Model confidence (mean pLDDT): 83 of 100. Predicted 3D model of a 475-nucleotide part of an RNA (small-subunit ribosomal RNA, 3' major domain) from Alopecurus aequalis.
Context: one part of a larger RNA
RNA sequence: UGAUGGGGGCCCGCACAAGCGGUGGAGCAUGUGGUUUAAUUCAAUGCAAAGCGAAGAACCUUACCAGGGCUUAACAUGCCACGAAUCCUCUUGAAAGAGAGGGGUGCCCUUGGGAACGUAGACACAGGUGGUGCAUGGCUGUCGUCAGCUCGUGCCGUAAGGUGUUGGGUUAAGUCUCGCAACGAGCACAACCCUCGUGUUUAGUUGCCACUAUGAGUUUGGAACCCUGAAGAGACCGUCGGUGUUAAGCCGAAGGAAGGAGAGGAUGAGGCCAAGUCAUCAUGCGCCUUAUGCCCUGGGCGACACACGUGCUACAAUGGGCGGGACAAAGGGUCGCGAUCCCGCGAGGGUGAGCUAACUCCAAAAACCCGUCCUCAGUUCGAAUUGCAGGCUGCAACUCGCCUGCAUGAAGCAGGAAUCGCUAGUAAUCGUCGGUCAUCCAUACGGCGGUGAAUCCGUUCCCGGGCCUUGUACA
Numbered sequence: 001u002g003a004u005g006g007g008g009g010c011c012c013g014c015a016c017a018a019g020c021g022g023u024g025g026a027g028c029a030u031g032u033g034g035u036u037u038a039a040u041u042c043a044a045u046g047c048a049a050a051g052c053g054a055a056g057a058a059c060c061u062u063a064c065c066a067g068g069g070c071u072u073a074a075c076a077u078g079c080c081a082c083g084a085a086u087c088c089u090c091u092u093g094a095a096a097g098a099g100a101g102g103g104g105u106g107c108c109c110u111u112g113g114g115a116a117c118g119u120a121g122a123c124a125c126a127g128g129u130g131g132u133g134c135a136u137g138g139c140u141g142u143c144g145u146c147a148g149c150u151c152g153u154g155c156c157g158u159a160a161g162g163u164g165u166u167g168g169g170u171u172a173a174g175u176c177u178c179g180c181a182a183c184g185a186g187c188a189c190a191a192c193c194c195u196c197g198u199g200u201u202u203a204g205u206u207g208c209c210a211c212u213a214u215g216a217g218u219u220u221g222g223a224a225c226c227c228u229g230a231a232g233a234g235a236c237c238g239u240c241g242g243u244g245u246u247a248a249g250c251c252g253a254a255g256g257a258a259g260g261a262g263a264g265g266a267u268g269a270g271g272c273c274a275a276g277u278c279a280u281c282a283u284g285c286g287c288c289u290u291a292u293g294c295c296c297u298g299g300g301c302g303a304c305a306c307a308c309g310u311g312c313u314a315c316a317a318u319g320g321g322c323g324g325g326a327c328a329a330a331g332g333g334u335c336g337c338g339a340u341c342c343c344g345c346g347a348g349g350g351u352g353a354g355c356u357a358a359c360u361c362c363a364a365a366a367a368c369c370c371g372u373c374c375u376c377a378g379u380u381c382g383a384a385u386u387g388c389a390g391g392c393u394g395c396a397a398c399u400c401g402c403c404u405g406c407a408u409g410a411a412g413c414a415g416g417a418a419u420c421g422c423u424a425g426u427a428a429u430c431g432u433c434g435g436u437c438a439u440c441c442a443u444a445c446g447g448c449g450g451u452g453a454a455u456c457c458g459u460u461c462c463c464g465g466g467c468c469u470u471g472u473a474c475a
Base pairs, nucleotide, nucleotide: 001475002474003472004471005470007469008468009467010466011465012464013463015459016458019422020421021420022419023418026313027312028311029310030309031308032307033306034304035303042053064299065298066297067296068295069294070293077124078123079121081119082118083117087102088101089100090099091098092097107114108113109112127288128287131285132284136282137281138277139276140275141273143271148187149186150185151184152183153182154163155162156161167178168177169176193265194264195263196262198233200231201230202229203228204227208222209221210220213218236259239253240252241251242250243249302441315415319374320373321372322371323370324369325368331362332361333360336355337354341350342349343348381412386407387406388405389404390403391402392401428451429450430449431448432447433446434445
């Protein structure tokens, strides 16, 4: 100087407390361990691995296994020879591949050559998702959006180092202020950026409003509103009162759409964990080279005495079924979204208007409201499981897809010890969209809006963190 203490002081955080809803019990989905297997590819392992890499494993992906094949190779550059290339047919084969036959010449300059492509050959080389993340770059997690981490000059100390950065106040903040052998400065903080919340100006199409008529397409007019872009205003403790050291600030009030950082996001200092990644990529070293490389078919990654994590659905009457009625936002669409009409109980099929989209389509919002049935039961709760019959995508749904109808109707009566999230348009609850994508195992992930709470006395205690101080046989 750090680290550390079941030392002390001060302070903070959904850290505790006060509340609300969960997990742990059930069924299922998914990930992991273990076991099994020819293979169940690999990585990630307290917080900070486990709905994680994977924004989508039937083939492909795919790295794994079995079998069938190739050896200058699936791919790149260089040399030589021949032929343009593309194309068609047949045999064999699970395919990859192997063999045979046919047709046929192009472009640019012209004895001939060149470009591109194919075939054969020899060698330099290719190739490796093989190893080492404890050789590395880059990227990332974590403490933590915590308030810290340092430097120049000066001063102090023999030196390591100290001071500044400590102290009195204050703040979300090393934020600011006063003092001080310190005076200044840098990276973090804050602000500048984006979204939402209020006016103003401006612009009105495909959007908004109005009129006429209609079955409908549509036509005409307007710029007040809504909305959509753009520009600009607005919030600064600015004003008043109190308090404070006449300071920084704090408390209250007014005005205001908004008040003391208005709400949310992006933004992550110096370091710690030899944290994670050689399988995104790049890369040192060492390893393989008729194989640890490459192609293909089939299988596996989907197994199942069990254990754990994360979720979905429930156990019901604040509910379930049926009928009727109302109100969003944000997205996506031409390899596409697909209206209307017809067929089908339905999934879906046929038809194919419109839309390269403020125009058209996905699209029905659902919780909610009204009416009605059920009356506390393993039930008109709950939906697992299983049987049958169908639909869709796709060469192909057996291993191993999704959806529909009928039938079946399991566990489950609120979950032990323990444990998690959340302070306001939040929790809870309700639908909706997107990416990936032929289809989809999505209950995941990322957005969007609807309805909309309870509680915070307080900081003694648990956990984590910051500053000062103190002990230490630690470095």
Source information: Rfam family: Bacterial small subunit ribosomal RNA. The organism belongs to Alopecurus, within Eukaryota.